[in-house]
RNA sequence: AAAGUCGGCGAAGGCGAUCGCGCUUCAGGCGGGAGCGAUCCCGCUGGAGGUGAGGAAAGUCCGAACCGGGCAGGGCACGGUGGUUGGUAACGCCAACCCGGGGCGACCCGAGGGAAAGUGGCACAGAAAAGACACCGCCGAAAGGUAAGGGUGAAAAGGUGCGGUAAGAGCGCACCGCGCGCGGGGUGACUCGCGUGGCAGGUCAAACCCCACCGCCGGCAAGCCCAAGUAAGCAGCGAGGGACGGCCCGUCCCGUCGAGCUGCGGGUAGGGCGCUUGAGCCGCCGGGCGACCGACGGCCUAGAUGGAUGAUCGCCCGCGACGCCUCGCAGGGCGGGCUCGGCCCGUCCCCACGCAGGGCGCGCGACAGAAUUCGGCUUACUCCGCCGACUUUGCAC
Numbered sequence: 001a002a003a004g005u006c007g008g009c010g011a012a013g014g015c016g017a018u019c020g021c022g023c024u025u026c027a028g029g030c031g032g033g034a035g036c037g038a039u040c041c042c043g044c045u046g047g048a049g050g051u052g053a054g055g056a057a058a059g060u061c062c063g064a065a066c067c068g069g070g071c072a073g074g075g076c077a078c079g080g081u082g083g084u085u086g087g088u089a090a091c092g093c094c095a096a097c098c099c100g101g102g103g104c105g106a107c108c109c110g111a112g113g114g115a116a117a118g119u120g121g122c123a124c125a126g127a128a129a130a131g132a133c134a135c136c137g138c139c140g141a142a143a144g145g146u147a148a149g150g151g152u153g154a155a156a157a158g159g160u161g162c163g164g165u166a167a168g169a170g171c172g173c174a175c176c177g178c179g180c181g182c183g184g185g186g187u188g189a190c191u192c193g194c195g196u197g198g199c200a201g202g203u204c205a206a207a208c209c210c211c212a213c214c215g216c217c218g219g220c221a222a223g224c225c226c227a228a229g230u231a232a233g234c235a236g237c238g239a240g241g242g243a244c245g246g247c248c249c250g251u252c253c254c255g256u257c258g259a260g261c262u263g264c265g266g267g268u269a270g271g272g273c274g275c276u277u278g279a280g281c282c283g284c285c286g287g288g289c290g291a292c293c294g295a296c297g298g299c300c301u302a303g304a305u306g307g308a309u310g311a312u313c314g315c316c317c318g319c320g321a322c323g324c325c326u327c328g329c330a331g332g333g334c335g336g337g338c339u340c341g342g343c344c345c346g347u348c349c350c351c352a353c354g355c356a357g358g359g360c361g362c363g364c365g366a367c368a369g370a371a372u373u374c375g376g377c378u379u380a381c382u383c384c385g386c387c388g389a390c391u392u393u394g395c396a397c
Stems, first nucleotide, its partner, number of pairs: 001393010011382001013316007021052006028045007054367001058378002061376005066219004078215005083097005098112001099110004113210002118208002120204003135150002137146003158176006177199001178197008223273004233264005240254005280299004285294003317365004322361005328355002331349007
């Protein structure tokens, strides 16, 4: 320098003017209510101050807190998870490591327990899909032997070699692989070594199943509190109550089959709480390979409920592989100098196409948006900016 690998951080525009919104503080104005009163409470309105979305607020896919219901304990059923160790409140998340696969490498990918418990499936191709009636082939006169070679498939009864044989075959042997045993290392997954057995035996458990571990159900429209009017209910009193009307008389309606009055509790409208201080954020120090943990100091950062966080204009900002203009370096031509090395100087060209910069114009500046709160995962997305560690190749010293 080129080509890559892994990871982290920042920004998702800024300022001004005008108009506007939610929450909140302050002192007013107006209205209403409680109280003997001092005073207090509520609503509306104009003013001043403070504050007001995200990295995903999203999907609602996991895990929790919290709340209500259920529940002695255990089991069954059902669902989930699945290498090991750790982190965490917890997780299906994260870290480190192990094993397998890929890459020259940095590194990447893996639902990664069990198929020598049982049941079952295995399309097409192929002779055969599992305890094989072997298609071609090989051997053999044949009967028959064989599973080495060919071909099919995701998968074909260990692999390579030597011996052996009619041809062959773990038939014998060596090495590799596999199983079992012992020993060393490691917390562990696992690994290394030695011995031993010619050797279980295809594949599928995101098929049933087995094993281990985890899991009660519902979710802030959870749930808790206050509670008008009306109707029904219950309890007490109860013989009257109501309409017309200024009053009396009168007329009518209801009522002892209980009208009417008083009280009670449940629920509704409506209101309040839950509602944002929390497994919180920032800085620094310490521990740990790391995820993460601990100590100290500092900070308070939206809480709406038809649901605010906005609109217009101006100036600036960031980016572009686009257009025009311009400057420099590099490069090329010519001339000159030389310590001779295309080293130095001058001048011209090219300065769209090697590199970097400046000005003007044009274009672009996303996805989206709180609604109980956290921890994750996943998905969406932009003009983007910056940093660190490492790998391979080439060149120079």
Annotation: Predicted 3D model of a 397-nucleotide RNA (Bacterial RNase P class A) from a Phycisphaerae bacterium. It matches the Rfam family "Bacterial RNase P class A". Gene Ontology terms of the family: tRNA processing, dimeric ribonuclease P complex and ribonuclease P activity. The coordinates come from a structure-prediction model, not an experiment, and the mean pLDDT is 77. Lineage of the source: Bacteria > Pseudomonadati > Planctomycetota > Phycisphaerae.